[in-house]
Source information: The RNA shown here (c-di-GMP-I-UAU riboswitch aptamer) has 78 nucleotides and comes from Desulfuromusa kysingii. The model forms 95% of the base pairs in the Rfam consensus. Rfam family: c-di-GMP-I-UAU riboswitch aptamer. The family is grouped with related families in Rfam's "c-di-GMP_I riboswitch clan". Rfam links the family to the GO term cyclic-di-GMP binding. A reference for the family is Weinberg et al. (2017), "Bioinformatic analysis of riboswitch structures uncovers variant classes with altered ligand specificity", Proc Natl Acad Sci U S A. The source organism's lineage runs through Bacteria, Pseudomonadati, Thermodesulfobacteriota, Desulfuromonadales and Desulfuromusa.
RNA sequence: CUCCGAAAGGGCAAACCCAGAGAGAUCUGGGGACGCAAAGCCACGGAUCCUUAUUCCAGGAUAGCCGGGUUGCUGAAG
Numbered sequence: 001c002u003c004c005g006a007a008a009g010g011g012c013a014a015a016c017c018c019a020g021a022g023a024g025a026u027c028u029g030g031g032g033a034c035g036c037a038a039a040g041c042c043a044c045g046g047a048u049c050c051u052u053a054u055u056c057c058a059g060g061a062u063a064g065c066c067g068g069g070u071u072g073c074u075g076a077a078g
Stems, first nucleotide, its partner, number of pairs: 003078001011036002016031006034064001040070003044067003047062005
């Protein structure tokens, strides 16, 4: 230095509840903790969901649905 990956530390936060934003999917803050090694970030492909209006070969939401891209914690024994 590389492989492997025990324990501990740190991180995120589903459902649900409260407050707020939105037409809606959904989002933000607080509580909460089902889970997560990328559950960090990016709507590029697929998927699902929403759509008042300008109407659909469109616009939007989900990265905790699956791929993909990109950045990235610790490190015992062996």